[in-house]
């Protein structure tokens, strides 16, 4: 200067005007007035793990479903953070991870064979010959072929032997582990678990329309069950709870709590490689119920694209994805443009 990695910030800005949720004051009360405040980095999807509520502060078994290298961090996770093999990249970096030697099964098509091994074509022997035997090196098939590569053997071959590599047992050694690393033995056994399945380790439903208060309004309306146990426990069985439950018909369909101060936010100092935690100061940041956060207009940014001379200056056109509803930790997806900051590779100049 040009490519790339990894991550992190921001995503208009001021005015004026006309509106709309909340909350304070004028006010004891209603209109009206002042003031003060009102969306996100994802408010999205609702995929994940939690709080909180109500049913046993959820309790057994059975079947379901979920994680999955190993270590820590977290209130917990499938999130994050170090690190361990395995893979890709020249490199920073990136991407994968339980068990195939418990069992069952499944590998299209080709091919001789797809897994208790086999021999198509070749290669060697032996015969005159049809054939008989030995072998698995080289050919063929195929996604995948029974350890690679060399050298010794051998009739021809081939862990049969040997070296190096792999890869299985065993043993010392390092690690908290995943695993590394030495030594000896010795070459024997394919994928697939997002097929069954098996090891562990977790998981009760059900959602703020949760769920409670209070007030009106009905019925002492009908039919049917119910302590010989209705109904709840929203997969089964049990347990467990205990008096009203189903249906039709009729009113009532308003008001308050949950509602936002919380695993919160910023600052600073410790502690940890970090994730994250600790301690101390500081502020309080939307609470609606058909749901507000919005409309016009100027000025000013920033991006393009044009006049004009590559300058000044001017014109036009663009300004993303979206949007709170019980809260919070994560992930995934959208997202015009703009900045930052650590590393690699390449090339130039000094």
């Nucleotide at each position: 200067a040009g490519g790339g990695u990894a991550g992190g910030u921001c995503g208009g800005g001021c005015a004026a005007c006309c509106g709309c949720g909340g909350g304070a004051g004028g006010c004891a009360a209603a209109a009206c007035c002042u003031c003060c405040u009102g969306a996100g980095g994802a408010a999205a999807g609702u995929c994940c793990g939690a709080g909180c509520u109500c049913c046993a502060c959820a309790g057994a078994g059975c079947a379901g479903g979920g994680u999955a290298c190993u270590g820590g961090g977290u209130a917990a996770c499938a999130c994050c953070c170090a690190g361990u093999g395995g893979g890709g990249g020249u490199a920073a970096c990136c991407c994968c991870a339980g068990g195939a030697a418990a069992g069952u099964g499944c590998c299209a098509c080709a091919g001789a064979a797809a897994a208790c091994a086999u021999a198509c074509c070749g290669c060697c022997c032996c015969g005159c010959a049809g054939g008989g035997g030995g072998u698995a090196a080289g050919g063929g098939u195929g996604a995948a072929a029974a350890g690679g590569u060399g050298a010794g053997g051998u009739a021809a071959g081939a862990g049969c032997u040997c070296a190096c590599c792999g890869g299985a047992c065993g043993u010392c050694g390092g690690g908290u582990g995943a695993c590394c690393g030495g030594c000896g033995u010795g070459c024997c056994u394919g994928g697939c678990a997002a097929a069954c399945c098996c090891u562990a380790c977790c998981c009760g439903g059900a959602g703020c329309a949760a769920g409670g208060c209070u007030a009106a309004a009905u019925a002492g309306g009908a039919a049917g069950g119910g302590a010989u146990g209705a109904g709840g426990u929203g997969g089964c069985u049990c347990g467990c709870u205990g008096a009203c439950c189903u249906u039709c018909g009729g009113g009532u369909u308003a008001g308050c709590c949950g509602c936002u101060u919380g695993a919160g936010g910023g600052g600073u100092g410790g502690g940890g490689u970090a994730a994250c935690c600790c301690a101390c100061c500081c502020c309080c940041c939307a609470g609606a119920c058909a749901g507000a956060u919005g409309g016009u207009u100027g000025c000013c940014g920033c991006u393009c694209u044009c006049c004009g001379g590559a300058g000044a200056g001017g014109a036009g056109a663009g300004u993303a994805c979206a949007g709170a509803a019980c809260u919070c930790g994560g992930c995934u997806u959208a997202u015009a443009g703009a900045c930052c900051u650590g590393c690699c590779c390449u090339c130039c100049u000094c």
Predicted 3D model of a 350-nucleotide RNA (Bacterial RNase P class A) from Candidatus Caldatribacterium sp. Taxonomically the source falls in Candidatus Caldatribacterium (Bacteria, Atribacterota, Atribacteria, Atribacterales). The coordinates come from a structure-prediction model, not an experiment, and the mean pLDDT is 80. A source record names the gene rnpB. The sequence is in RNAcentral, with records from ENA.